[in-house]
RNA sequence: UGAGCCGGCCGGGUGAUCGCGGCUUCGUGAGCCGAAAGGCUGAAGCUGAGGAAAGUCCGGGCUCCGCAGGGCAGGAUGCUGGAUAACGUCCAGUGGAGGCGACUCCAAGGAAAGUGCCGCAGAAACAUACCGCCGAUGGGAGGUUUCCUCCACAGGUAAGGGUGAAAUGGUGAGGUAAGAGCUCACCGGCGGCCGGGUGACCGGCCGGCCGGGUAAACCCCAUCCGGAGCAAGACCGAAUAGAGGAGCAAUGAGGCGGCCCGUCUCGCUCCCGGGUAAGGUCGCUUGAGGCCGCAGGCAACUGCGGCUCCAGAUAGAUGAUCGCCGCCCUUCAAGGCACAGAACCCGGCUUACAGGCCGGCUCAGAUU
RNA sequence: GGCGCGUUAGUCUAGUGGUCAGGACGCCGCCCUCUCAAGGCGGAAUCACGGGUUCGAGUCCCGUACGCGCUACCA
Numbered sequence: 001u002g003a004g005c006c007g008g009c010c011g012g013g014u015g016a017u018c019g020c021g022g023c024u025u026c027g028u029g030a031g032c033c034g035a036a037a038g039g040c041u042g043a044a045g046c047u048g049a050g051g052a053a054a055g056u057c058c059g060g061g062c063u064c065c066g067c068a069g070g071g072c073a074g075g076a077u078g079c080u081g082g083a084u085a086a087c088g089u090c091c092a093g094u095g096g097a098g099g100c101g102a103c104u105c106c107a108a109g110g111a112a113a114g115u116g117c118c119g120c121a122g123a124a125a126c127a128u129a130c131c132g133c134c135g136a137u138g139g140g141a142g143g144u145u146u147c148c149u150c151c152a153c154a155g156g157u158a159a160g161g162g163u164g165a166a167a168u169g170g171u172g173a174g175g176u177a178a179g180a181g182c183u184c185a186c187c188g189g190c191g192g193c194c195g196g197g198u199g200a201c202c203g204g205c206c207g208g209c210c211g212g213g214u215a216a217a218c219c220c221c222a223u224c225c226g227g228a229g230c231a232a233g234a235c236c237g238a239a240u241a242g243a244g245g246a247g248c249a250a251u252g253a254g255g256c257g258g259c260c261c262g263u264c265u266c267g268c269u270c271c272c273g274g275g276u277a278a279g280g281u282c283g284c285u286u287g288a289g290g291c292c293g294c295a296g297g298c299a300a301c302u303g304c305g306g307c308u309c310c311a312g313a314u315a316g317a318u319g320a321u322c323g324c325c326g327c328c329c330u331u332c333a334a335g336g337c338a339c340a341g342a343a344c345c346c347g348g349c350u351u352a353c354a355g356g357c358c359g360g361c362u363c364a365g366a367u368u
Numbered sequence: 369g370g371c372g373c374g375u376u377a378g379u380c381u382a383g384u385g386g387u388c389a390g391g392a393c394g395c396c397g398c399c400c401u402c403u404c405a406a407g408g409c410g411g412a413a414u415c416a417c418g419g420g421u422u423c424g425a426g427u428c429c430c431g432u433a434c435g436c437g438c439u440a441c442c443a
């Protein structure tokens, strides 16, 4: 200098004026809105979107279902160890794949527990001989008869051809009638022993032990999971029509999400019909919170101390104008400022994102 | 806001992981007819999109996009 890899951060800035939401203080009496519950009106100060607020894909808090119980069914996860409130997340490792490398990616338990499937092709897809090779052995025929030749009948053979995504460990040598882990060497797998490691696993030695694939097919094994969701739920206020129908009535019905057990309640459930109009207040934002320092740990993270309060709306506030500056549009002007807008709250994942800043590392070339 | 479901020609739909994604209506072209209709023959598809598992995906799994449905309180 060029080409890359990884991590962190910002994501228009600033000033003025006007406006909107919230909180606190003052104003405490009056007025206004509303049927009521209840709410509003002024001034000052403070404060007011995000890294993803998004998708709603996981996990938790919180609330109700009496407790959140047992079994089956169902669902989720799936190398090991750790972190955590929990997780399908994160950290550190193992194994595999890719890259020269920095580094990245992996739903990565079990296919000799069982079942299913493997279209077409092919002889055969899990128990097999189509072509080919052999025919040592057995059988038959012939001859020059202790033997030789022929037949390719029984049969042997998975080395070769061919089919296929996949053909019964791979390569080489020996061996054989021809072949074959049949034997041997190396490699791969499996099993046993020894050593290292908490463990996944790694290393060494021994044993020819060596019959596919698929579990994001059923299934098996291990672990976890009760259901619903802030329109949860609590209180207040208003209005109306239920002598309607059905079921069952304690061997019943429902809470209880699918079933059973267990437990609780007893006029309960369902259907049809009626009322209110998304009524008001609370839940509602102080929380596994944020920042800084120290300590422990490789790290995720944890502990201790100090400081700090950082939106709480309910049809939904967070905006507009002007000045200066930055960037884009080739310059100027005009214009624009990526993706995108909180809705009970957190921890993650995934997806979208113009432009810019910082740090660490790798490879190649050149120079010293 | 929350929860559930779906996406296959222009439209409505069928489709146990396998030869070729099938049907109806519609559209286009040709034949038939004097002409139209009817009839006959033929044609048109990224299975919403992107990945993954598998020898092989419309189908199984994951993500994204789009669409649809349900919902509160009182007695």
Stems, first nucleotide, its partner, number of pairs: 001364010012325007020048007031040003050339001054350002057348005062229004069261004074225005079093005094108001095106004109220002114218002116214003130161002132157003137154002139151005169187006188210002190207007233282004242272001244271005252266004274442003289308008326337003369439007378393004386423001395411005416432005

Two RNAs folded together computationally: RNase P RNA and transfer RNA, 443 nucleotides in total.
It holds a member of the Rfam family "Bacterial RNase P class A". Gene Ontology terms of the family: dimeric ribonuclease P complex, ribonuclease P activity and tRNA processing.